[in-house]
RNA sequence: GGGUCGGUAGCUGAGAUGGUGUAGCGGCGGCCUGAAAAGCCGCAGACGCGGAUUCGAGCACCGCCCGACCCA
Numbered sequence: 001g002g003g004u005c006g007g008u009a010g011c012u013g014a015g016a017u018g019g020u021g022u023a024g025c026g027g028c029g030g031c032c033u034g035a036a037a038a039g040c041c042g043c044a045g046a047c048g049c050g051g052a053u054u055c056g057a058g059c060a061c062c063g064c065c066c067g068a069c070c071c072a
Base pairs, nucleotide, nucleotide: 001071002070003069004068005067006066007065010025011024012023019055027043028042029041030040031039048064049063050062051061
């Protein structure tokens, strides 16, 4: 330099054919307890950056950045 795959919440990881972004752990609050732990209920929290297409983009297109692997 070229190619393939990937980048979504603090961490891990989903997301059909473009139409309300899902969960686990963690955090916060409540219930329970003499008090905790465990358990149960609830809440907050995210689409790498910039464009383009579209009524509408995590998803499709272009460029860039970062990571893993392959070929020079």
Predicted 3D model of a 72-nucleotide RNA (transfer RNA) from a Thermoguttaceae bacterium. NCBI's taxonomy places the organism under Bacteria, Pseudomonadati, Planctomycetota, Pirellulales, Thermoguttaceae. Its mean pLDDT, the model's own confidence on a scale to 100, is 85. RNAcentral records the identical sequence in 2 taxa. The RNAcentral record of the sequence draws on ENA and MGnify. It matches the Rfam family "tRNA". Rfam links the family to the GO term triplet codon-amino acid adaptor activity.